[in-house]
Context: one part of a larger RNA
């Protein structure tokens, strides 16, 4: 390399947008680059192979045949691929029409709790733990009552329920705005799939600037625990967390399962739509269509499992793997305020 493979064994890129390539529906009709196919020339010769012969035989030697699977040049053939015209609607988009959604980004508003402050009531204990102390209270704590401040998340509804490419989203309300589905068949006529670079988005933590700081809480202090206890537990607590506006780009970024089309037994739940029917009072039946669960037969799988939401038979594109360790490290280089990210060996060693 070539094979084979990627849910757990090594291997799916965090997602998406898409450029270059790749690959790509149905009729027709030209062309003849790939394709087929006939001739021709060439394809040195020796080797090599087959068949015969000469050296007593062999190694060597000669001789005939084929091969040299390739180039070129020309005659035809037009399934298939390509290329040109032309036409179609099944893929694909676009429009009209409906209802659903915690999709997105702003802007106001809401109430429960915490914690602080003000004031009133009260009095000695709160708090904590396995038990305890440290800690907070006579300068009046905890409790309780009213009133203000303030910052954060949204109980209940809430569901193996919905939205979204993933990250991820859950109080209300408004205003913009994004996709999905369903219904029609008016429109455009292949406009399609994948996508190396690339370009954006991408939890938590981090890191710049400037704000914000109620509750938690790395880091730090203390008090237990213990043999020690840089820890669990326990009183504090400070960066963080929240906001605005930039970097950074990783994660068990996970269904450890790439995208895209078509096929292949069922059964039951949910969620959203349509369309028929019985009702007409809440509903129930049958159909179909898009998500989203469980169960299960072929098949498949090393097994475990998957099983129309394949890991099942198939097509096409892309990305990954090829024994542990060494090592996701040196080195190098691109990126970054750094922290670090990406990219990625090799000696040794079993």
């Nucleotide at each position: 390399c070539u094979g084979g493979g990627u849910g757990u064994a090594a291997a799916g890129g965090g997602a998406g947008c898409g450029u270059a390539g790749a690959u790509g529906g149905c009729g027709c009709g030209g062309c003849a680059a790939g394709u087929c196919u006939g001739a021709a020339g060439u394809g040195a010769a020796a080797g090599g192979c087959g068949g015969g012969g000469g050296c007593u035989c062999a190694a060597c030697c000669c001789c005939c045949g084929g091969a040299c699977u390739g180039c070129u040049u020309u005659g035809g053939a037009a399934a298939c691929u390509g290329u040109c015209a032309u036409g179609c609607u099944a893929g694909a988009g676009u429009g009209c029409a409906g209802g659903a959604g915690g999709g997105g980004u702003a802007u106001g508003c809401g109430g429960a709790a915490u914690u602080c402050c003000u004031a009133g009531u009260g009095u000695a204990g709160c708090g904590g733990u396995g038990a305890a102390a440290u800690g907070c209270g006579u300068a009046g704590a905890u409790a309780u009552u009213a009133g203000g401040a303030g910052g954060a998340a949204c109980a209940c509804c809430g569901g193996c329920g919905g939205c979204g490419a993933a990250g991820g989203c859950g109080g209300c309300a408004u205003a913009c705005u994004g996709g999905a589905c369903u219904g029609u068949a008016a429109c455009u006529g292949a406009c399609a799939u994948u996508g190396a670079g690339g370009c954006u988005c991408g939890a938590a933590g981090g890191c710049g600037u400037g704000g914000g700081g109620a509750g938690c809480a790395a880091a730090c202090a203390g008090g237990a625990u213990u043999a020690g206890a840089u820890a669990c537990c326990c009183u504090g607590g400070u960066a963080g967390u929240c906001c605005a506006c930039g970097c950074g780009g990783u994660a068990a970024a996970c269904g450890a399962u790439g995208a895209u089309c078509a096929c292949u037994a069922g059964g039951u739940g949910u969620c959203u739509g349509u369309g028929g029917g019985u009702a007409u009072g809440g509903a129930c039946c049958c159909a179909u269509a898009g998500g989203u669960g469980c169960c299960g037969c072929a098949g498949c799988c090393a097994a475990c499992g998957c099983a129309u939401u394949a890991a099942g038979u198939g097509a096409u594109c892309c990305a990954c793997c090829u024994g542990g360790g060494g090592a996701g490290u040196a080195c190098g280089u691109u990126c970054g305020c750094a922290a670090g990210a990406a990219u990625g060996a090799a000696a040794c060693u079993c």
The part of an RNA shown here (small-subunit ribosomal RNA, central domain) has 350 nucleotides and comes from an uncultured bacterium. The full RNA is in RNAcentral, with records from ENA and SILVA. Its mean pLDDT, the model's own confidence on a scale to 100, is 85.